Large-subunit ribosomal RNA, domain IV from Eukaryota sp. BB2, 336 nucleotides, folded computationally. The coordinates come from a structure-prediction model, not an experiment, and the mean pLDDT is 80. The RNAcentral record of the full RNA draws on SILVA.
Context: one part of a larger RNA
RNA sequence: CAAUACUGAAGGAACUCGGCAAAAUGACUCCGUAACUUCGGAGAAGGGGUACUGCGGAUUUAUAAAGAUCCGUGUGUGGCACUGAACAGGGGGGGGCGACUGUUUAUCAAAAACACAGACUCUGCAAAAUUUAAGAAUGAUGUAUAGGGUCUGACAUCUGCCCGUGCUGGAAGAUUGAAGAUAACGACGUUUCCUAUAUGUGGAGGCUAAGUUUCCAAGUCCCAGUAAACGGCGGCCGUAACUAUGACGGUCCUAAGGUAGCGAAAUUCCUUGUCGGGUAAAUUCCGACGUGCAUGAAUGUGUAACGACUUUCCCACUGUCUCCAGUAUUGACUCA
Numbered sequence: 001c002a003a004u005a006c007u008g009a010a011g012g013a014a015c016u017c018g019g020c021a022a023a024a025u026g027a028c029u030c031c032g033u034a035a036c037u038u039c040g041g042a043g044a045a046g047g048g049g050u051a052c053u054g055c056g057g058a059u060u061u062a063u064a065a066a067g068a069u070c071c072g073u074g075u076g077u078g079g080c081a082c083u084g085a086a087c088a089g090g091g092g093g094g095g096g097c098g099a100c101u102g103u104u105u106a107u108c109a110a111a112a113a114c115a116c117a118g119a120c121u122c123u124g125c126a127a128a129a130u131u132u133a134a135g136a137a138u139g140a141u142g143u144a145u146a147g148g149g150u151c152u153g154a155c156a157u158c159u160g161c162c163c164g165u166g167c168u169g170g171a172a173g174a175u176u177g178a179a180g181a182u183a184a185c186g187a188c189g190u191u192u193c194c195u196a197u198a199u200g201u202g203g204a205g206g207c208u209a210a211g212u213u214u215c216c217a218a219g220u221c222c223c224a225g226u227a228a229a230c231g232g233c234g235g236c237c238g239u240a241a242c243u244a245u246g247a248c249g250g251u252c253c254u255a256a257g258g259u260a261g262c263g264a265a266a267u268u269c270c271u272u273g274u275c276g277g278g279u280a281a282a283u284u285c286c287g288a289c290g291u292g293c294a295u296g297a298a299u300g301u302g303u304a305a306c307g308a309c310u311u312u313c314c315c316a317c318u319g320u321c322u323c324c325a326g327u328a329u330u331g332a333c334u335c336a
Stems, first nucleotide, its partner, number of pairs: 001331008010322002014320001019317001027050005036041001038154001051077002053074008078082001090315007097307002102114002118151006129138003155302003160233003164230002166226005173221003180215002184212002189207006234252005261295001262292001273289005
């Protein structure tokens, strides 16, 4: 000097990102227990007692003694100390997030992430969905109280307005016309006959058949529905008897212009916003305000209980610190 234990005057978080670490609490029993609450929370919090012994009583062992367990009582006894060693909750107040028990990055993350109870939607069984070239398999030896997909996340209170896109439904009209059908025309090519001619060429017909025309479905256009589907939810100007503000009016645009709530928030740039509380002093914290850069409804707002979550304050407690000191053991170190 290091590690592991232990002790400490006065102070008691002044330490530090942060009470990290340590200390403190601790068993049983009696009393007592607030707000809020889903009556569980709660061992809330807080306070007293505990050894041995005399006397009285109860229970137990068939009965009695002794014992064991327990209750009451004593101006009984001893110690610094009586759950005498060891084992054995620190507590409380406010806020955020997530309801909860649970799950997770085997090997730096346990959480506010995932899951969970809700809703919508698809699927009638040779199910939908998934794997595969196919066969086949999973779904499922299941059958809509089942199975798949998506979003949300207990409970309470709610879930506003908008239908462009998607999806679902409709079929009057328009359009398109795969496959097919009908009938008519038919390039090029080939062939028969006729006429004229030196050959070409011209005329009439046949075959082949690209193509054209006609008929016809879904789809598209169209008409509706649907937002716990994808998503969206405005400007400008004026106005009231000081000023300020603007219930009110005008105008432009839109599918509709953000409702209830909450709000400097896990969201606020300006910002350490302003006011109040807490401190001697606080960029944190709590309560308000609203001018929401850029809140808002299965992406809201509350919420008891719960949490090795996160933040702030208080009590108790302490070598965390003021400020270090000492003891024990093991190393280091010296000598061999």